RNA sequence: AACGAACGCUGGCGGCGUGGAUUAGGCAUGCAAGUCGAGCGAGAAAGGGGUAGCAAUACCCCGAGUAAAGCGGCGAACGGGUGAGUAACAGGUGCGUAGAUAACCUGCCCUUCAGUUUGGGAUAACUUUCUGAAAAGAAGGCUAAUACCGAAUAAAACUAAGAGACUAGUGUUUUUUAGUUAAAAGAUUUAUCGCUGGGGGAUGGGUCUGCGUACCAUUAGCUAGUUGGUAGGGUAAAGGCCUAGCAAGGCUACGAUGGUUAGCGGGUCUGAGAGGAUGAUCCGCCACACUGGAACUGAGACACGGUCCAGACUCCUACGGGAGGCAGCAGUGGGGAAUUUUGCGCAAUGGGCGAAAGCCUGACGCAGCAAUACCGCGUGAGUGAAGAAGGCCCUUGGGUCGUAAAGCUCUUUUAUAAGGGAAGAUAAUGAGGGUACCAAUGGAAGAUAAUGACGGUACCUUAGGAAUAAGCACCGGCUAACUCCGAGCCAGCAGCUGCGGUAAUACGGAGAGUGCAAGCGUUGAUCGGAUUUACUGGGCGUAAAGGGUGCGUAGGCGGCAUAGCAAGUUAAGGGUGAAAUCCCGGGGCUCAACUCCGGAACUGCUCUUAAAACUGCUAAGGCUAGAGUAGGGUAGAGGCAAGCGGAAUUGGUAGUGUAGCGGUGGAAUGUGUAGAUAUUACCAAGAACAUCGGUGGCGAAGGCGGCUUGCUGGGCCCUCACUGACGCUGAGGCUCGAAAGCGUGGGGAGCGAACGGGAUUAGAUACCCCGGUAGUCCACGCUGUAAACGUUGUGCACUAGGUGUGGGGGGUAUCGACCCCUCCUGUGCCGCCGCUAACGCAUUAAGUGCACCGCCUGGGGAGUACGAUCGCAAGUGUGAAACUCAAAGGAAUUGACGGGGGCCCGCACAAGCGGUGGAGCAUGUGGUUUAAUUCGAGGCAACGCGAAGAACCUUACCCAGACUUGAACAGGUGGGUAAACCCCUGGAAACAGGGGCUGGUAGCAAUACCGACCCAGUAGAGGUGCUGCAUGGCUGUCGUCAGCUCGUGUCGUGAGAUGUUGGGUUAAGUCCCGCAACGAGCGCAACCCUUGUCGUUAGUUGCCAGCGCGUCAUGGCGGGAACUCUAAGGAGACUGCCGGUGUUAAGCCGGAGGAAGGUGGGGAUGACGUCAAGUCCUCAUGGCCUUUAUAUCCAGGGCUACACACGUGCUACAAUGGUGACUACAAAGAGUUGCCAAGCCGCGAGGUGGAGCCAAUCCCUCAAACCCGGUCCCAGUUCAGAUUGCAGUCUGCAAUUCGACUGCAUGAAGUUGGAAUCGCUAGUAAUCGCGGAUCAGCACGCCGCGGUGAAUGCGUUCCCGGGCCUUGUACACACCGCCCGUCACACCACGAAAGUCGGUUGUUCCAGAAGUCGCUGCCGGAACCGCAAGGACCAAGGCGCCGAAGGAAUGGCUGGCAAUUGGGGUG
Repeated sequence: AACGAACGCUGGCGGCGUGGAUUAGGCAUGCAAGUCGAGCGAGAAAGGGGUAGCAAUACCCCGAGUAAAGCGGCGAACGGGUGAGUAACAGGUGCGUAGAUAACCUGCCCUUCAGUUUGGGAUAACUUUCUGAAAAGAAGGCUAAUACCGAAUAAAACUAAGAGACUAGUGUUUUUUAGUUAAAAGAUUUAUCGCUGGGGGAUGGGUCUGCGUACCAUUAGCUAGUUGGUAGGGUAAAGGCCUAGCAAGGCUACGAUGGUUAGCGGGUCUGAGAGGAUGAUCCGCCACACUGGAACUGAGACACGGUCCAGACUCCUACGGGAGGCAGCAGUGGGGAAUUUUGCGCAAUGGGCGAAAGCCUGACGCAGCAAUACCGCGUGAGUGAAGAAGGCCCUUGGGUCGUAAAGCUCUUUUAUAAGGGAAGAUAAUGAGGGUACCAAUGGAAGAUAAUGACGGUACCUUAGGAAUAAGCACCGGCUAACUCCGAGCCAGCAGCUGCGGUAAUACGGAGAGUGCAAGCGUUGAUCGGAUUUACUGGGCGUAAAGGGUGCGUAGGCGGCAUAGCAAGUUAAGGGUGAAAUCCCGGGGCUCAACUCCGGAACUGCUCUUAAAACUGCUAAGGCUAGAGUAGGGUAGAGGCAAGCGGAAUUGGUAGUGUAGCGGUGGAAUGUGUAGAUAUUACCAAGAACAUCGGUGGCGAAGGCGGCUUGCUGGGCCCUCACUGACGCUGAGGCUCGAAAGCGUGGGGAGCGAACGGGAUUAGAUACCCCGGUAGUCCACGCUGUAAACGUUGUGCACUAGGUGUGGGGGGUAUCGACCCCUCCUGUGCCGCCGCUAACGCAUUAAGUGCACCGCCUGGGGAGUACGAUCGCAAGUGUGAAACUCAAAGGAAUUGACGGGGGCCCGCACAAGCGGUGGAGCAUGUGGUUUAAUUCGAGGCAACGCGAAGAACCUUACCCAGACUUGAACAGGUGGGUAAACCCCUGGAAACAGGGGCUGGUAGCAAUACCGACCCAGUAGAGGUGCUGCAUGGCUGUCGUCAGCUCGUGUCGUGAGAUGUUGGGUUAAGUCCCGCAACGAGCGCAACCCUUGUCGUUAGUUGCCAGCGCGUCAUGGCGGGAACUCUAAGGAGACUGCCGGUGUUAAGCCGGAGGAAGGUGGGGAUGACGUCAAGUCCUCAUGGCCUUUAUAUCCAGGGCUACACACGUGCUACAAUGGUGACUACAAAGAGUUGCCAAGCCGCGAGGUGGAGCCAAUCCCUCAAACCCGGUCCCAGUUCAGAUUGCAGUCUGCAAUUCGACUGCAUGAAGUUGGAAUCGCUAGUAAUCGCGGAUCAGCACGCCGCGGUGAAUGCGUUCCCGGGCCUUGUACACACCGCCCGUCACACCACGAAAGUCGGUUGUUCCAGAAGUCGCUGCCGGAACCGCAAGGACCAAGGCGCCGAAGGAAUGGCUGGCAAUUGGGGUG
C1' cells in the first nucleotide's frame, strides 16, 4: 500500500459495488423450460340462462372449441451454478498465443438454383375389461396429422473408368461415360408462412501442430498397443482410435517415469521497474452435476432440473414393491472466526415457442439485510474575556482545558412533517385504422390509444427549530503527542528495543495532548522496504562460501582474412493481440465514487520484404601471432625397479675391569657381584640416511633427501624448419590422493597408542621416569579422509618500480674466470596506482577485464536423522525437518586483565630494631541475653570509630505516670489580666490545688499604647521516624601516585589516533633532544607556615658579660643592650663555582666554600575521576509516614549484662632489672564558676589556709629515664600486679546498679608467646616522663611537648601496591570476568522400535450389471413384392468380446498410535 476478510469499541445520511473463501457435506418447502389450436384428433366442469315437468329430472344455449390431457413440431446441448478432478496435444484432457484442416460438421438465419407429383397402412388420446396399496401396467376396439411408409422425377451429390489444368505435398479442380440415391403433404384471414434437394455465406463447433505453462533427483530409468509399417474396421473427420499379421522400436539429465500441490487466461494487488504474490465479483475457455459405469435421442449431449445399471444415503409402503438427487434462486440444520430475503416484477435488456396477440423466463431488472469496500455530505456559522464556574497541574505567583462554554446575532444541508412531482428513464418498438404507391416488403415523417416491478421513488417547494447526529486508537525511542495520582519485578504492558523491585512521560486511572474520523483499532494473509536469491542488481584470503588433485565426455566460450547464406540481429510493412480493466481526452449523474464515448496501449506471436556490420552456418577452401611438432642444449630430493655403502642404536660372543649404573626439578620403579655401566674386538638384525642443506630444487596435488645403474614423466632456454585454430574450461565419469585404520603374508633394531609399574598431586585414568603390545618397515589389496591451507579454482590479456635468489640465453669485458648491461622462465621480500569493512593484497593481485566450473544465503538443532549409494569393518559421500534464539560472526578501537614481556618506583621484599598473636586488665566490636541492653560504622578504607570523656542530665532505648495549638520557635484574630518570683498541701516527679507580691510611657484620673503572660479558635508546630540507592554539604580511599585533559591542525569511512609515543634524565608529563604537530589548562614544582645559620631593629614580665649595691643563698636591686631569648623585618642555597661524564643538551658524579647542597628537615596544600564508599543521628533538603502520638514532660532502669570470638591498647614475665635512698637537666601548654603558693594537720588520698596571678611576672611544676653509691642473686622471687577484704579521701542533689583515688591486707595468670602478622631508614625506631582538650568528677584513649638515643639497607629474583611502553584476549558489572561437560528435576518437539490401525496405488486372477458392437433370428411383426404359399426387411430372445462396483492373492508408497529407547532444545 492493499483485502470477498474476521474480531473489539462506536455508529447520522446518501450514492455505487460486493457478500458461503470452511463440508464438491446433507437437504423440508416453493419456484428456476416451456411453447405452438395458423400441424392433428378428441374435448369437459362449476356457474348463468331458457324450455318441459308438481317435482326429481331431461333437453337446449352461453360458459367454450375454453381448461386439462394426448399425437406432432421446435426448444430443452442456451441461459444459471460450482471448482471436486486435471501438471495436460498416446488413449478419455486443459489453458494462453500463433497457425493447420488439401482430414471435418453446422439446427434456427441470409442469399441463390430447382422442386413441392402420386398412393398406402397404422397409432396415442378416447372407450371396454383386467392387475396393483401406490408408482404404474396389460389386453381388446375406434381415429387424425406438417407422425410413419411405398412409387415417379434428378439440375446436384456419391462410386468406377478415361482425359486436361493446378498445387509445397498426401492432393485439388474441370470434363466425358456408366451406375446408385431423395420430397410434406401442408396451414391459413389468400396475403403469406412452411416443406424437399443443391450451391454460397454467416455463426457455432470438432480435430491437429509450434511455443509457453508449479514443486520434489532423498523419484533415474520408463514403455507390449508400447514405436512404426500393411490391410481392415470405426468416425462428421486425420490417427494404434480399434483389430489382425510384420518389424523392434519409442521417451529420458534441455529431467522421462513417479510423487505432491493446483482449474487456466484476460486480469487483480504490490513494485521505480524487472519481478513477486494471486486467479472473489465481470469477461473468455475447460471440467463437473449424489458416487462409478453406459449408451439412446438429436444438427449438437454421452445430457445439472433426460434414460438404463451398480453403490451409498434419505423418504413412502398394504412389505409384494416404489420414489429422490439445490455445485439453479430463496431458505434449513451442520461445520466454521465468517458470508444476506423462503421479497417484487417480466416494465426494461436478453432468451425459448408462436404468423401474431401472447405465454414462459429466481437469466435479468429492482427492492430488502450487512459501515463489508469505495465515494460524497453532515453533526453548525459569526461574535463573545469577567479569560466565569468546574476539572487538572502548580515553584502558590499562576498555568491550562479556553473563544471553548454561557450570552448575543445568523443559517437550515441532513433528519422530521406536508405538498408538488403519472417530471426524466418511454414511446423508439409494437397493434389497429388511415394516407401515399400498380401491389408487396423495407425505411422515413406525422397523428391516436394503451403499457412502470422500482415508487408516490429521484428531484423541487414549504414549515419550524441549533434544533435530530462523534467516536476510536495512541502519547519512552522508532513515531506526531506529558503531567499528576495509584500500585511496587506484584498486578500488568510489549511490533522491535525493552518497561515494572516506593518519586514509572512504558502498568491502571485522571487531566492535557496527538492522529484518523462514521469510523477507529487488533488479528490474519500478500507485495514493498529486502541489492536479504542480486536478469536489471550480491558474493566466496580472515565474516557463510574454491571442489584435496589432475585427465577428460556432454555442454558453454573461442584467433586473422575472403566469399556466400540469412538462423540469431536490425529496419519497414501486413495480420493478430476479444470486450471489460489500466492510462489519456471528452460526456452524463449538483461533485466524486460510478458510468458512457473516443483515443492510446496491450512491451507478445506470426507473415512478407529488405540490410549483411556483429554472432552463427557453408567452403573436404586460405593465413600464422594461439596451440602443437621438430632440431640443439640444460637444471632438478619428479616417479618406478634392482644393487651397494658407512655412521649410529640394540642384541649376541669373547676379553679387560669393579660397584654401581640409569633416570629426574628432586626421586623411585628398573638394572647390576650369576659381574652391569664403562671399554676393546668380532658377529647379527632392522630402520633411517648427519654434515652439504639454503623463504634452494622438482612435482597436478598428496609429496620427494646416502650412492650407483636401468626404465620413465614433465619443465626451461635457443633455433624459427613443420602442422594450420588442432584452443580454454569442464556437469556427470575416471585417475592419483598424508597420517591413522582394515585384510592376507612377511619383517620387527629403534620408537611407541593401549597396558603395567614409579613419581607428582587434594585427586592425576595426564604432563616426568622405567618398561611395553598393536603399529611404524616390505609385498599385494581396501579405505578416500585432513587446519588435503596461500584457509586465495583453472586459463588468457593488460596495469610504476626497487632488491635478493634458482635455471637458461645474448651483449660487454678478459688470456681466462669474475664484474657490469640485458631477454626469457621459476621462487622470495619491499613498495605506487588501484582494490578492500578493515587487516591487508599489490606483474606469483585480493588491481582492470574476458571464458568456464565449483560453492554461499542468520546462529543452534547438524554435517545429525531418515532414505538410497560406496566400504570387510571403521566409516564415507549425498543430506533435511520439527523445535529454539535475537543474535552468531569479521576486522579494527579504547580500557581492564594475564601464574605475557620490557623499563621504573614505594619500609613492597630483603638487611635490621621493636612489637602483635600466648597472660591479666582496659577499651571497641560480634554473638548471646534482656522490658531495654538506642542508633550508625563492616576487607584494606568498621572495630580506644561518631563519643574532646553514658551515675542524674546527656539519651535517641525500656517500664510506669502525665499532657494535646502542645516544652521551645514563629504569623495574624478575638478576649482577659497580671505573668514571672516566693510560700504551703498532695505526689516519685512531672503536675495539680491554695496563698502572697509586682511592669513601663502619656495623663490628675478614667483610659490608651508598648513589653510580658493567660484563654479561645485558626493557618500550622514537632519528629535522633523511613529513604545516603532521590539529594546538597562535608569526609574516607586509590594517592602527594604523576597523571588527567582541551583548542587548532593532521591521519583514519569510523570508534579513535597524533600531541602524551621515541632517545636520555628526574622525586615528578621534571627538563633536554627528536618528531605532523603547534600551543594551552588542571595536577608536579615554587609562592605560605615552622625548624636549622647570620645580620638589623626593639629590650619587659625575659637576659646578666662588664661596673656597682645587697643576701647564708637567689638578676634580689641600681644599671646594661653585649649574650641567651622573645618577635618583626631581612640575608642565605641558585647545580651559582671547579673537575669529570653526557649528544657542545637536560642532567649525573666528585670537590671547594658554607650553619645548611642538590625538593636541607617537617607541615599545610589532594588533578580528571573510582568505590550508587560513609553520613537524612552535626547541619540543610525532595518525597513518604505520624499528629490525644512515632510529638512533649517526668521518675526509675538500660546503653556498664556475659558460656564465648575478634580488633586496638596498658602492665608484665625481670638483673641493660626490682627496691630503698641521694642527686641533675626540659620543652610546650593551661589557669577567675579558675590555677592555687608559703605555713599547719594527716602514713596517704587529702584537709586547712589564704599570699600571688586575667599571666615571658603568680601558679599548675618536684620532670622522668639518667648519674652516684647500697641491697636483692635467678626463684613464680624483694619479679609481676590481677582479684578480694577492711578502712578511708574527693567530686557531686545523688557514687547500689555504675566514679576516680588513698592506706593496710590479699598476691591470680604470666618464666618472652603456634600458624600467622604489624611499625620503622635519623634526631627516625626504641625508651622516659610532661602538658592540653572534653570535664563537677572520671583517660591505659586522643592531641601535643621535650629528654636519652640506635641498628641495617648487598640488592630488585620473589610477595604486595603503583606508573609508562608493548603483546594476547571469546573480558567491558571489565579475572571476584567469561565459560565447558556430566549428573539430578520439569517441560517441549523429533528419531528408532516388537507390533497395530488406516489411506493410496501397481500386478495377477475370479465374477460380471447396464450397454454398444458382432453372430443368431421365435408357434414374432400393419406398410414393400406376391393371387396365395412365401419372401425382403425389422426384431424379442439367446450367444460372444469389452466392461463399473465387488471379491481373492501379492507388492510399492504414505500416515496415525505404541511398551521401551536415543540424542536434542529450554528452564